The RNA shown here (transfer RNA) has 73 nucleotides and comes from an uncultured Erysipelotrichaceae bacterium. The coordinates come from a structure-prediction model, not an experiment, and the mean pLDDT is 83. It matches the Rfam family "tRNA". Rfam classes the family as a transfer RNA. About the family: Transfer RNA (tRNA) molecules are approximately 80 nucleotides in length.
RNA sequence: GCCGACUUAGCUCAUCAGGUAGAGCAACGCACUCGUAACGCGUAGGUGGUAGGUUCAAGUCCUAUAGUCGGCA
Numbered sequence: 001g002c003c004g005a006c007u008u009a010g011c012u013c014a015u016c017a018g019g020u021a022g023a024g025c026a027a028c029g030c031a032c033u034c035g036u037a038a039c040g041c042g043u044a045g046g047u048g049g050u051a052g053g054u055u056c057a058a059g060u061c062c063u064a065u066a067g068u069c070g071g072c073a
């Protein structure tokens, strides 16, 4: 220098014929217990790397750009 993959809640990851984003763990509350933990029930938490574009509508398509990883040179 070229090619490819990934970047979504605190963490690990889902969600691909575009239609107002979910799970597990963690956090918080309740219940249970002599008490703690575990188990059970519930709550909050993300404008989807960034910036544009297309569309009635984009995490999901197009362009640019940043970072991480891999391959080739």
Base pairs, nucleotide, nucleotide: 001072002071003070004069005068006067007066010025011024012023013022019056027043028042029041030040049065050064051063052062053061